Two RNAs folded together computationally: RNase P RNA and transfer RNA, 421 nucleotides in total.
[in-house]
RNA sequence: CAGGCCGGGUGAUCGCGGGCUCUCGCUUCGGCGGGAGCUCGAGGAAAGUCCGGACACCGCAGGGCAGGACGCUCGGGCAGCUUCGGUGGGUUCGCCCACCGGGGCCAACGAGGCGGCGAAAGCCGACGGAAAGUGGAACAGAAAGGAGACCGCCGGUCCGGGCAACCGGGUCGGUAAGGGUGAAACGGUGGGGUAAGAGCCCACCAGCGGCCAUGGCGACACGGCCGGCUAGCCAAACCCCGUCCGGUGCAAGGUGAAGCAGGCUCCGAUGACGCGGCCCGCCGAGGAGCCGGGUACACCGCCAAGAGAGAUGGUCACCCUCGACAGAAUCCGGCUUACAGGCCUGCU
RNA sequence: GCCGGAGUAGCUCAGCUGGUAGAGCAGCUGAUUUGUAAUCAGCUGGUCGGGGGUUCGAUUCCCUUCUCCGGCU
Numbered sequence: 001c002a003g004g005c006c007g008g009g010u011g012a013u014c015g016c017g018g019g020c021u022c023u024c025g026c027u028u029c030g031g032c033g034g035g036a037g038c039u040c041g042a043g044g045a046a047a048g049u050c051c052g053g054a055c056a057c058c059g060c061a062g063g064g065c066a067g068g069a070c071g072c073u074c075g076g077g078c079a080g081c082u083u084c085g086g087u088g089g090g091u092u093c094g095c096c097c098a099c100c101g102g103g104g105c106c107a108a109c110g111a112g113g114c115g116g117c118g119a120a121a122g123c124c125g126a127c128g129g130a131a132a133g134u135g136g137a138a139c140a141g142a143a144a145g146g147a148g149a150c151c152g153c154c155g156g157u158c159c160g161g162g163c164a165a166c167c168g169g170g171u172c173g174g175u176a177a178g179g180g181u182g183a184a185a186c187g188g189u190g191g192g193g194u195a196a197g198a199g200c201c202c203a204c205c206a207g208c209g210g211c212c213a214u215g216g217c218g219a220c221a222c223g224g225c226c227g228g229c230u231a232g233c234c235a236a237a238c239c240c241c242g243u244c245c246g247g248u249g250c251a252a253g254g255u256g257a258a259g260c261a262g263g264c265u266c267c268g269a270u271g272a273c274g275c276g277g278c279c280c281g282c283c284g285a286g287g288a289g290c291c292g293g294g295u296a297c298a299c300c301g302c303c304a305a306g307a308g309a310g311a312u313g314g315u316c317a318c319c320c321u322c323g324a325c326a327g328a329a330u331c332c333g334g335c336u337u338a339c340a341g342g343c344c345u346g347c348u
Numbered sequence: 349g350c351c352g353g354a355g356u357a358g359c360u361c362a363g364c365u366g367g368u369a370g371a372g373c374a375g376c377u378g379a380u381u382u383g384u385a386a387u388c389a390g391c392u393g394g395u396c397g398g399g400g401g402u403u404c405g406a407u408u409c410c411c412u413u414c415u416c417c418g419g420c421u
Base pairs, nucleotide, nucleotide: 001346002345003344004343005342006341008319009318010317011316012315013314014313016041017040018039019038020037021036022035023034024033025032026031043325047336048335050334051333052332053331054330055249056248057247058246062280063279064278065277067245068244069243070242071241072112073111074110075109080105081104082103083102084101085100086099087098088097089096090095113127114125115124116123117122128240129239133238134237135234136233150179151178152175153174154173155172156171157170158169159168160167161166187205188204189203190202191201192200206230208227209226210225211224212223214221215220253300254299255298256297262291263290264289265288266287267286274282320323349420350419351418352417353416354415355414358373359372360371361370367404375391376390377389378388379387397413398412399411400410401409
């Protein structure tokens, strides 16, 4: 540094919640209460609810816009969705169901490429596009994107000084080598060249684009040739490209029972509500708000933990490293966060 | 349980197409007044809830976490 595991143990005893069996009592025959035996009873995160799915409902879950999520390559794909073909069965002849085979979508996950960090083992990466477009870069600085002359350097000219060489100042122009500002100043080093300089020219190096060859399924790597001499940063800015996404969540939703009282306003066959941010299509008769009245029960969904929001614990003995974070509420997968201490394996 | 919203000065709120964070009240000092209030002038006061990332640069964009508030039977 990486991977995996445990996260008090054993025994006794007293309890708590669920299930099954037996049994006792009561009963309005639906059940209710008690006892005995057997058996099950929190986690690696049950947490946060940050993602995704199953499942359920919203008439079909339709089309478009808007919006959102994701984004290197290959493999992989439980469950699910979708499509094609075949077989069998059913049919109200529209089609539906089951099985088999192939393709597509999708999160984990595995291996790799590229980039960054580290001495290394190794770790991290929201990793498509900035030579499509729009936009941004405060302050400082002369100039912030086909930029730029503040100091400096060089040349012309004017003025002053000086015997002169030359010096100082102004002005016009050249110059991106040097200084200075900045997070960032439009390739780097060396040489030639020049009034001074500059890819202006050349050599090497870095980087970019195109073509070719080799290796690889691929991302990509390595090499050669040509080109122009340099293309900068930000897309967790708008945006563009590609892929995917209807909405609401078990307080979904379904069944049964009980009870009640309506009133006012508004919208609606010129189509309300459904439908969600909008439009279209579809459907077709009630809908919305306020006040008032009634109920707030049972069962299913819901589980070899599992409901009423409530259970899963206490005591004693022994042992040890002296025990952390924390407790289910429809289920499953991922992510993130919290965590005393200990064990095993491998590597630097 | 499920779903949504908000944290900025002592208090109530702005600012969020990224560039040194502001207003009102409160507090302090001075003026005015015999004195106080009111008024006027000036000043103080900020880990932008915490941590991390993207970026030259984060209150703002993204992730995570904490606290508070609201709705649904």

Rfam match: Bacterial RNase P class A. It is annotated as a ribozyme.